[in-house]
RNA sequence: GGCGCGAUACCCAAGUGGCAAGGGAGAGGUCUGCAAAACCUUUAUUCGUCGGUUCGAAUCCGACUCGCGCCU
Numbered sequence: 001g002g003c004g005c006g007a008u009a010c011c012c013a014a015g016u017g018g019c020a021a022g023g024g025a026g027a028g029g030u031c032u033g034c035a036a037a038a039c040c041u042u043u044a045u046u047c048g049u050c051g052g053u054u055c056g057a058a059u060c061c062g063a064c065u066c067g068c069g070c071c072u
Stems, first nucleotide, its partner, number of pairs: 001071007010024003018055001026042005048064005
């Protein structure tokens, strides 16, 4: 220098055009003599950044940033 893959909440992670699931952790609550366990509630108003396409973008397109890998 070229190519490919990835970036979504504190962590893991689904979602591939129509307002973002689930699990863990955290916080609050119920229960309990106190706890643990269990159960309930809660947490993404910038889905890496900036543009573009579209009535509508996490999703499609371009550039860039970062990480991993391959080639030279």
A computed fold for a 72-nucleotide RNA from an Elusimicrobiota bacterium, annotated as transfer RNA.
It was read from a public genome assembly.
Its mean pLDDT, the model's own confidence on a scale to 100, is 80.